[in-house]
RNA sequence: UUCUUAUCAAGAGCAGGCGGAGGGACUGGCCCGAUGAUGCCCGGCAACCGACUUUUUAAAGCACGGUGCUAAUUCUUGCAGCAGUAUGCUGAGAGAUAAGAG
Numbered sequence: 001u002u003c004u005u006a007u008c009a010a011g012a013g014c015a016g017g018c019g020g021a022g023g024g025a026c027u028g029g030c031c032c033g034a035u036g037a038u039g040c041c042c043g044g045c046a047a048c049c050g051a052c053u054u055u056u057u058a059a060a061g062c063a064c065g066g067u068g069c070u071a072a073u074u075c076u077u078g079c080a081g082c083a084g085u086a087u088g089c090u091g092a093g094a095g096a097u098a099a100g101a102g
Stems, first nucleotide, its partner, number of pairs: 001102008013042001016041003022032003026078001028076002043070003048066003052061003074094001079091005
C1' cells in the first nucleotide's frame, strides 16, 4: 500500500501538566479555538486481538499485554432511491478502527 470480515446513535478531566496557532480526513456548509483549541504527557472510556478465570465449548467475566478512542451521529454534505419535498427516511460511496491475508 491492496484485499476480506466486523463495528461506527452509547461512553470518557471542562479545577490536571506542557505548549502556543490553527483545528474538525477531502469538497461545500456549519462549528471549535489566545476565556488557550489541535497536539504531547497524565487521567479516563471502551472491550477488537492476546493472556487469564468460569463454563453448557460457545459464551460470559476481567482489564495484565497490543491497539483504539476521549466537542458536535463518522458534526453534516457529496452518489442513488423513496416520500407527505425550504425537508425527512433508506441504502451506497468515502473515511476511521480492529483482526486476518497478499
A computed fold for a 102-nucleotide RNA from Bacillus salacetis, annotated as SAM riboswitch aptamer (S box leader). Its mean pLDDT, the model's own confidence on a scale to 100, is 83. It matches the Rfam family "SAM riboswitch aptamer (S box leader)". Rfam links the family to the GO term regulation of gene expression. Taxonomically the source falls in Bacillus (Bacteria, Bacillota, Bacilli, Bacillaceae). RNAcentral holds the sequence, with entries from Rfam.